A computed fold for a 365-nucleotide RNA from a Dehalococcoidia bacterium, annotated as Bacterial RNase P class A. Rfam family: Bacterial RNase P class A. It is annotated as a ribozyme. Gene Ontology terms of the family: tRNA processing, dimeric ribonuclease P complex and ribonuclease P activity. Rfam describes the family as follows. Ribonuclease P (RNase P) is a ubiquitous endoribonuclease, found in archaea, bacteria and eukarya as well as chloroplasts and mitochondria. The sequence was found by an Rfam model in a public genome assembly. The organism belongs to Dehalococcoidia, within Bacteria. Its mean pLDDT, the model's own confidence on a scale to 100, is 75. Of the family's consensus pairs, 94% are formed in the model.
RNA sequence: CAAGUAGACCGGGUGACCGCCCGCCUCGGGCGGGAGGAAAGUCCGAGCUCCACCGGGCAGAAGGCUGGGUAACGCCCAGGCCCCGAUAAUGUAAAUUGUCGGGGACGGAAAGUGCCACAGAAACAUACCGCUCCGAUUUAUCGGAGUAAGGGUGAAAUGGCGAGGUAAGAGCUCACCAGCAACUGGGAGACCAGUUGGCUGGGCAAACCCCCUUCGGAGCAAGACCGAAUAGGAGGACAUAAGGACGCCCGGCCAGUUUUCUCGGGUUGGUCGCUUGACCCCGAUGGUAACAUCGGGGCUAGAUAGAUGGUCACCGCUCCGACUGGGUCGGAGUACAGAACUCGGCUUAUAGGUUUACUUGGCCC
Numbered sequence: 001c002a003a004g005u006a007g008a009c010c011g012g013g014u015g016a017c018c019g020c021c022c023g024c025c026u027c028g029g030g031c032g033g034g035a036g037g038a039a040a041g042u043c044c045g046a047g048c049u050c051c052a053c054c055g056g057g058c059a060g061a062a063g064g065c066u067g068g069g070u071a072a073c074g075c076c077c078a079g080g081c082c083c084c085g086a087u088a089a090u091g092u093a094a095a096u097u098g099u100c101g102g103g104g105a106c107g108g109a110a111a112g113u114g115c116c117a118c119a120g121a122a123a124c125a126u127a128c129c130g131c132u133c134c135g136a137u138u139u140a141u142c143g144g145a146g147u148a149a150g151g152g153u154g155a156a157a158u159g160g161c162g163a164g165g166u167a168a169g170a171g172c173u174c175a176c177c178a179g180c181a182a183c184u185g186g187g188a189g190a191c192c193a194g195u196u197g198g199c200u201g202g203g204c205a206a207a208c209c210c211c212c213u214u215c216g217g218a219g220c221a222a223g224a225c226c227g228a229a230u231a232g233g234a235g236g237a238c239a240u241a242a243g244g245a246c247g248c249c250c251g252g253c254c255a256g257u258u259u260u261c262u263c264g265g266g267u268u269g270g271u272c273g274c275u276u277g278a279c280c281c282c283g284a285u286g287g288u289a290a291c292a293u294c295g296g297g298g299c300u301a302g303a304u305a306g307a308u309g310g311u312c313a314c315c316g317c318u319c320c321g322a323c324u325g326g327g328u329c330g331g332a333g334u335a336c337a338g339a340a341c342u343c344g345g346c347u348u349a350u351a352g353g354u355u356u357a358c359u360u361g362g363c364c365c
Base pairs, nucleotide, nucleotide: 001361002360003359004358005357006356007355008354009353010352012315013314014313015312016311017310018309020034021033022032023031024030025029036336040347041346043345044344045343046342047341048219049218050217051216053252054251055250056249057248058247060215061214062213063212064211065079066078067077068076069075080106081104082103083102084101085100086099087098088097089096090095107210108209112208113207114204115203116202128151129150130147131146132145133144134143135142136141159177160176162174163173164172178200180197181196182195183194184193185192186191223272224271225270226269233263234262235261236260237259244254279298280297281296282295283294284293285292286291316334317333318332319331320330321329322328323327
């Protein structure tokens, strides 16, 4: 300097004039403030509000390695294991080990059911070719028995490679390795290491299912108050009832008669909720980190047919052209996108700029 992987921040600025919304004031004027990193999606979790509450069961939904963080979560952090990539060492190679980076929908396949197309003899089962032995036959075939080492098919075919052994073969035996089981040690744990041993027939649960854990409903158009108006309407059920917190069921318990169900009518006005928050910034301490505690500082929209803007000038950034010592001039453009109760996350969109860590290659010292 270039490329790659994974992040972080910014994402327009300054001035003048005019305009809009909110708050305050000494009030027809002045001062201060005014849309994001995602405000989007409405996917999770909550705060808050209302519905009497408690327990159990069924259904449904979600999560799923271990530990930690958090108000909580399906989120975040760290670790374990697995997969992928790069690279170094060993090695003929396959591969193994170490380092760095990235990813993981990561409980159970020995409770059951189901699926693995096509090809292939056979995909939880088996012999097409082949190999060996025996018999028949007579020149090239048939039959029987054995076999799963070799070949073929396939994503995957009776653990892998090598040696011995055998009629030919096979963990049949042995050494090395993988898997599984037991034991010992380490670790808070997931797991890791070692020793011994029999010799060992897959994958999919982002298939149904099983196991464990968690889960009331509805939502600011929630809800509260004021004002106004109408029809002091009509009909039914019931008093040990019905209804009142779940989708259903069971039990307990509480309040109330202004109970409860159906039909019909009136009000579409105003105020609150509505912005001081699990808030933001700085520092210290603890922690690998997420984050926690303490100290100091700050107040940063509150609209309601829905404000937060328009014009001009200069600057920033990107691209193109001309001139060019530095740079100057001209032209074009400047992303995704607009709060509506609030917050923690996830997901999606995004012109351009700055920057961090790691890896690889090149050049110079």